Context: one part of a larger RNA
RNA sequence: CGCAGGAGAUUUGAGGAGGGCUCUCCCUAGUACGAGAGGACCGGGAGGGACAGACCUCUGGUGUGCCGGUUGUUCCGCCAGGAGCAGUGCCGGGUAGCUACGUCUGGUUGGGAUAAGCGCUGAAAGCAUAUAAGCGCGAAGCCCACUCCAAGAUGAGAUCUCCCAUCCCCCGGUUUCCGGGGGAGUAAGGCCACAGGAAGACUACCUGUUUGAUAGGCCGCAAGUGGAAGUUUCGUAAGAGAUUAAGCUGAGCGGUACUAAUUGGCCGAGGG
Numbered sequence: 001c002g003c004a005g006g007a008g009a010u011u012u013g014a015g016g017a018g019g020g021c022u023c024u025c026c027c028u029a030g031u032a033c034g035a036g037a038g039g040a041c042c043g044g045g046a047g048g049g050a051c052a053g054a055c056c057u058c059u060g061g062u063g064u065g066c067c068g069g070u071u072g073u074u075c076c077g078c079c080a081g082g083a084g085c086a087g088u089g090c091c092g093g094g095u096a097g098c099u100a101c102g103u104c105u106g107g108u109u110g111g112g113a114u115a116a117g118c119g120c121u122g123a124a125a126g127c128a129u130a131u132a133a134g135c136g137c138g139a140a141g142c143c144c145a146c147u148c149c150a151a152g153a154u155g156a157g158a159u160c161u162c163c164c165a166u167c168c169c170c171c172g173g174u175u176u177c178c179g180g181g182g183g184a185g186u187a188a189g190g191c192c193a194c195a196g197g198a199a200g201a202c203u204a205c206c207u208g209u210u211u212g213a214u215a216g217g218c219c220g221c222a223a224g225u226g227g228a229a230g231u232u233u234c235g236u237a238a239g240a241g242a243u244u245a246a247g248c249u250g251a252g253c254g255g256u257a258c259u260a261a262u263u264g265g266c267c268g269a270g271g272g
Stems, first nucleotide, its partner, number of pairs: 001152001005163007015149004021049007033038001051106005059100004066093005071086006110144003117137004164271001166184008189267004193209005214260003217256005223249003230243005
């Protein structure tokens, strides 16, 4: 820009893409078969491998603004307690998120038309013949079925809901009106702006904007670390015990308008 008014939702599926794998064991059955050795079809069940998708409950990884320990050194006047630097100084753990080594799921099944192949009926050609007319069965393959995209599918689809028929100018006509063109302010709605996000390079997408829980703060909980500081007791001391499952705590869950989403601006129909 189009989809012959302007919008907001929900969809149909022309068409396209993806997936499609495979092994072992058990039962049937040591049966059929076979002199024996060996050893099935058909049918049923169980467990795997690789691959793929999703997810983070579990098991782990990571987790540089979480907690603790600790070395050297500088500083806070000193002690105590801390802070900076040394690859996050090093080390032990670890929430959310992201993840695989973790968890769950998938290939199935069914239908249709067939290939090789196997048949029925059956002439030409009194026989025979699966074929000439006609009718069947038959693959991991083909078409559906499964998952995803999809109406720019210009052949532009469908359904539901919302907004209405304003005003001005120019041209033409069959002139209180009609047709064409242009403009203005609006409607439903949208955009900008702002607070943000399990969305994201940007854009887009999604949520919210006081008629509010969108982010921060605060409160509670979860979870992590692992027993704060100060005081006191014991010990010459290093240190240990008590107060005390303490103190501290990023992203998690819930609550709460304390702070910030202010006031607003712009665009946007008049219809075959």
Molecule: large-subunit ribosomal RNA, domain VI
Organism: Dehalococcoidia bacterium